Background:
Predicted 3D model of a 1502-nucleotide RNA (small-subunit ribosomal RNA) from an uncultured prokaryote. Its Rfam family is "Bacterial small subunit ribosomal RNA".
[in-house]
RNA sequence: AGGGUUUGAUCCUGGCUCAGAACGAACGCUGGCGGCACGCCUAACACAUGCAAGUCGAACGGUAACAGGGACUUCGGUCCGCUGACGAGUGGCGAACGGGUGAGUAACACGUGGAUACCUGUCCUAGGGUGUGGGAUAACAGUUAGAAAUGACUGCUAAUACCGCAUACGUCCUAAGGGAGAAAUCCUAAGGGAGAAAGAUUUAUUGCCCCUGGAGGGGUCCGCGUCGGAUUAGCUAGUUGGUGGGGUAAAGGCCUACCAAGGCGACGAUCCGUAGCUGUUCUUAGAGGAAGAUCAGCCACACUGGGACUGAGACACGGCCCAGACUCCUACGGGAGGCAGCAGUGGGGAAUAUUGCGCAAUGGGGGCAACCCUGACGCAGCGAUGCCGCGUGAGUGAAGAAGGCCUGCGGGUUGUAAAGCACUUUCAGUGGGGAGGAGGAUUGCCAGGUUAAGAGCUAGGUAAUUGGACGUUACCCACAGAAGAAGCACCGGCUAACUCCGUGCCAGCAGCCGCGGUAAUACGGAGGGUGCGAGCGUUAAUCGGAAUUACUGGGCGUAAAGGGUGCGUAGGUUGUGUACUAAGUUAUCUGUGAAAUUCCUGGGCUUAACCUGGGGUGGUCAGAUAAUACUGGUAUACUGGAGUAUGAUAGAGGAGUGUGGAAUUUCCGGUGUAGCGGUGAAAUGCGUAGAGAUCGGAAGGAACACCAGUGGCGAAGGCGGCACCCUGGACUGAUACUGACACUGAGGGACGAAAGCGUGGGGAGCAAACAGGAUUAGAUACCCUGGUAGUCCACGCCGUAAACGAUGUCAACUAGCUGUUGGUUCUUUUAAAGAGUCAAGUGGCGAAGCUAACGCUUUAAGUUGACCGCCUGGGGAGUACGGUCGCGAGAUUAAAACUCAAAGGAAUUGACGGGGGCCCGCACAAGCGGUGGAGCAUGUGGUUUAAUUCGAUGCAACGCGAAAAACCUUACCUACCCUUGACAUACAGUGGACUUAGCAGAGAUGUUAUGGUGCCUUCGGGAACACUGAUACAGGUGCUGCAUGGCUGUCGUCAGCUCGUGUCGUGAGAUGUUGGGUUAAGUCCCGUAACGAGCGCAACCCUUAUCCUUAUUUGCCAGCACGUAAUGGUGGGAACUCUAAGGAGACUGCGGUGACAAAACCGGAGGAAGGUGGGGAUGACGUCAAGUCAUCAUGGCCCUUACGGCCAGGGCUACACACGUGCUACAAUGGAUAAUACAGAGGGUUGCAAUACCGCGAGGUGGAGCGAAUCUCAGAAAACCGGUCGUAGUCCGGAUUGGAGUCUGCAACUCGACUCCAUGAAGUCGGAAUCGCUAGUAAUCGCGAAUCAGAAUGUCGCGGUGAAUACGUUCCCGGGCCUUGUACACACCGCCCGUCACACCAUGGGAGUGGGUUGUACCAGAAGUAGGUAGUCUAACCUUUGGGAGAGCGCUUACCACGGUGUGGUUCAUGACUGGGGUGAAGUCGUAACAAGGUAGCCGUA
Repeated sequence: AGGGUUUGAUCCUGGCUCAGAACGAACGCUGGCGGCACGCCUAACACAUGCAAGUCGAACGGUAACAGGGACUUCGGUCCGCUGACGAGUGGCGAACGGGUGAGUAACACGUGGAUACCUGUCCUAGGGUGUGGGAUAACAGUUAGAAAUGACUGCUAAUACCGCAUACGUCCUAAGGGAGAAAUCCUAAGGGAGAAAGAUUUAUUGCCCCUGGAGGGGUCCGCGUCGGAUUAGCUAGUUGGUGGGGUAAAGGCCUACCAAGGCGACGAUCCGUAGCUGUUCUUAGAGGAAGAUCAGCCACACUGGGACUGAGACACGGCCCAGACUCCUACGGGAGGCAGCAGUGGGGAAUAUUGCGCAAUGGGGGCAACCCUGACGCAGCGAUGCCGCGUGAGUGAAGAAGGCCUGCGGGUUGUAAAGCACUUUCAGUGGGGAGGAGGAUUGCCAGGUUAAGAGCUAGGUAAUUGGACGUUACCCACAGAAGAAGCACCGGCUAACUCCGUGCCAGCAGCCGCGGUAAUACGGAGGGUGCGAGCGUUAAUCGGAAUUACUGGGCGUAAAGGGUGCGUAGGUUGUGUACUAAGUUAUCUGUGAAAUUCCUGGGCUUAACCUGGGGUGGUCAGAUAAUACUGGUAUACUGGAGUAUGAUAGAGGAGUGUGGAAUUUCCGGUGUAGCGGUGAAAUGCGUAGAGAUCGGAAGGAACACCAGUGGCGAAGGCGGCACCCUGGACUGAUACUGACACUGAGGGACGAAAGCGUGGGGAGCAAACAGGAUUAGAUACCCUGGUAGUCCACGCCGUAAACGAUGUCAACUAGCUGUUGGUUCUUUUAAAGAGUCAAGUGGCGAAGCUAACGCUUUAAGUUGACCGCCUGGGGAGUACGGUCGCGAGAUUAAAACUCAAAGGAAUUGACGGGGGCCCGCACAAGCGGUGGAGCAUGUGGUUUAAUUCGAUGCAACGCGAAAAACCUUACCUACCCUUGACAUACAGUGGACUUAGCAGAGAUGUUAUGGUGCCUUCGGGAACACUGAUACAGGUGCUGCAUGGCUGUCGUCAGCUCGUGUCGUGAGAUGUUGGGUUAAGUCCCGUAACGAGCGCAACCCUUAUCCUUAUUUGCCAGCACGUAAUGGUGGGAACUCUAAGGAGACUGCGGUGACAAAACCGGAGGAAGGUGGGGAUGACGUCAAGUCAUCAUGGCCCUUACGGCCAGGGCUACACACGUGCUACAAUGGAUAAUACAGAGGGUUGCAAUACCGCGAGGUGGAGCGAAUCUCAGAAAACCGGUCGUAGUCCGGAUUGGAGUCUGCAACUCGACUCCAUGAAGUCGGAAUCGCUAGUAAUCGCGAAUCAGAAUGUCGCGGUGAAUACGUUCCCGGGCCUUGUACACACCGCCCGUCACACCAUGGGAGUGGGUUGUACCAGAAGUAGGUAGUCUAACCUUUGGGAGAGCGCUUACCACGGUGUGGUUCAUGACUGGGGUGAAGUCGUAACAAGGUAGCCGUA
């Protein structure tokens, strides 16, 4: 510090997700030791049991228990508070601390900083006092009620309990005279005096009372800070203030009476929800965000609610009273209780410990003290809950052991790892030793201080005694032995780490992307590896990354986002000069910001965690002093911003009233006749009752052609004939004036297209709805004919639009060029016109700059300032609920659950378009001939079958693999057989191999017999062959062409496909390769940020067409000879043809056109050939998971007495049918017949076969010649020439069938070809549709070859005869280039919308129902406090002795908790039924959108 994920790829926007840290955690697997921390986050749920607050005899009366002592004694005991002590009681202090919890609380509760109208036990300090009387009461005793708890009555008694009086410096009150108010003593000791003693007195000490000051603590008040919601906007009657009174420790409506009508709130009152606050903790670079466990400060609470008492302090956790709920006891009358103290139990929960030890330390309470109490605390126990440390050994050790795993079978890896050898002993274990935490306290002695004092008390010293829970402590030593001690997660990318097996969209994984459908590094297991390590993973929640709420630090033209527009309130911001002020601001100082924490730096535990000393940091803090630039405030000036006055100008600016012509329609009249109208084509409709057309007239409504213009005006919406009246704004000239008067603008109010609504008019045209006609599968549409609301006017609503420049308003600044509108200035000038400047509008281009890009660019989307509005992933949804507005329609404000990992912007490359442009192709057109109809051949589908083997399936399968299925082939079926096998290699043994014959069998095979001693040799042996045996293995036309190689098809012989360097672009990419020409061609030329290059094109190659040279046999024969019936037959020749080698030849050379140039085109010339001369071979990058595992090869899987092998027969040849490809025909351009010509290219020894003879013929007999320019297949056919047939199912056509044969072959039955005789189907030119072909081509005619024993109508070749047509590119199909749109990229066979049906999920409405909470009205009123008081009762004081004062009880009034009744608000849950929404896989119906998406789309409205 970033990464993954939207796309074919890119950049951006934007969400989701990961890596990090951290945790009071939990769960899974695992688990050796120690240190330090931490441990009910849930039910503030209920609690058994024990403990958690007592202490003081030096306050008191005393003596229940214990111990000691004493007295008496009948030795059984009894008595004595006498001593140590002390139950219960009176009294004092404490119990308000400490400990727990976080329910409530949004508040002066907390934090921080101030303030004071207050209080303060104990403590410190200064001063003073402590005198004198009195009456009770518990305990106790007796009686008595009750089950108990607990009382009642009578009687006795004490105090540091209670009361009076005296005193009063200071204290308090005051009407300024005066008045009020205290106390408690005790212990010990000493001195002096008196005394028999008790006792009295003084001093010291400890108390007590009054008062001063302080410390510490507390109360109260104030400024500031402190969560969310406005779908909570108004709240408030003690409310705000005043006066009088009351009350409190104290200010105060704190309370009360009266008076006034205030107070709070958009700077968020009130209400609702949530929440203890802080120091701090976690995270972070920081700013922030989240949290508020442990520790510390504050607050609140103590079963729930209310209340007071006592007290210095409480409205009191382990106190009281009352009410309520719950639990327990009960004799049913009545009582008791409160773990949110420590343990512990139940319950809840994913989840959180021992009913431990000790007061030894620290601290607290009481006490003079000893001491007692202390679940505070110190320790231990449990828990890997966290942090930190240590260990589980270390050295050597290659035969690289065994085993495992992998393997290309060689090996590799686990791996120096193990074993083995030689070492060490931390920790744990055993034994022994052994600190520190302990300072004190008590007693004795010494000695300083206090003192009159050697008492007492006490700082200090010394001796003795005593005190450790932890604790078998830490630590140290010894002993033995490698001994007792390693797991967890992960290994597709992010993210370090890879293979095998199993599984087969199953099982499963998954944080995101995504894996799994037979070769899964992603599932499960294994081996190996990586990471961390006594832990490791997962899950939850937090911060980070996230600049993804942006203060630091984001945005709003198109990604989410500018309000429809202006006016204007609050608010925010605000020109220039001077003076003052000092609020902000700046500087210095002071106070404070507790400790702990964090940071720095030291120290202590062996280290670390941890503990600890010192320092530093930390603020919107408070106060003081100073400064005055800026902001603010006050005052005074200024003119530049803004405005006013005045003169011109332009304008569809607004409102109103009139008025005009053209046109449409309707009506009236004339002329006139059969159609009009409408469409892609039609029909509905109108018309002989006279339409349409045309002429004249009339009526009525609406809209204003031309001018007209990226022209004008307006804030926007919007505004268009002409005239008048009223009126707003803008611009401009010159001068004067005001003097910051300004900008923006939350709320607010105003305007606001169309549609729509209300009332009343109006209604020509147009036209939702509606009707009819068409179209269509349907057509509730598009098209047509009609047509009502509406459109128009007046008045009133509505308040929305893609209300758009998708761009808020204002101001300043920042190159230019060029139009245009209205001004202004100048010059020439009559005018028109022209030029320049200044500003005001409105356009185009463009630099810098900005932008993701597109683009914007003085009219900014640039650089800045001011203010407002708005955004924060997509969907759900601009929806629900609630509120406001509206007559309604609806508008506005505006969520959540749930769901997805994307949604989106711009640009790129493709592909596509019922987009465009250019171009090509037998693509169409123009032609010729076919197919589709018939019969047959052949292939396929289907069906059948035991089997009809398998593959090929749009073009690009279907006379295809198959250049040949009778057996074989053959893979299929049915039977019979074989199992190391028909075939290969290796081993061992035997031997000959081999040949011939017989028998059985369908054959494979089995069996018997005959002949037979091979080849090479260095003599050791070797090679080949056959049989037998055993094991490795063979074998498979079994599966997967979607695991593959190779080969092939196709687009397409189309002209394309790319690269290097450079340049442009953030980038994908572009450029080059586009453009202008041209070409068959990315062929060439020109231009050009490109320059070059490669694969393709072309050429090079073969063939054909002309000529030359050379050569001359088997070919040839002109000339010269010979010869024949005839023939290159012969001699010879090398001219010609041919043959086969090598050459030549064709390259746009000329004219014109081509922008003026080029490429090139056109024309003619020459030439055998002319513009690639014809043909062939040759197939770029790639596409189709195209085809082939059955040519071959091959991974994996499968079979192994069978899915292998042998063999016989059958099948591949079936046959209601459908399709493809062909052949033959339908005839006279013909058939048949007779006769006569002319080829080329091939084949031939397992062969071709002549002459000759036989047969009607297929063929047979026979065998000259020829391994072939020699011989042979081999007679080419159409053609040509005669005669014949005469339009007919024929002298066409030949299927089918019968008979007879031929040939091949072991064998023609299933199932061959051919011949002869006979038979003589269909068919008279073929529907929709469709194919081939542009010249030696189509058409037509025959010939040959491969395969092959035989078997072509197929295939591949060969030549003969030999046309027609092409205007042209509108259309169909395919293709190329450019461009455009795109929501497509599996690429239009794409994408995608809505209803319906089904399942699930969350949610709204809903007659209601049930809870919570709260307002209001009323009833009620416990305990308590305050007030009143007829009643009752009364120790202290007073008294004139009658009583009084005062107190208590009772009663009553006020306040008030619980409770009750009525009526509202709000919130949660639930509800028959119902609404839409989301998700789901292969449903149904259509096809709305994306291309001109086939009616351009979209927005508002009905």
RNAcentral holds the sequence, with entries from ENA.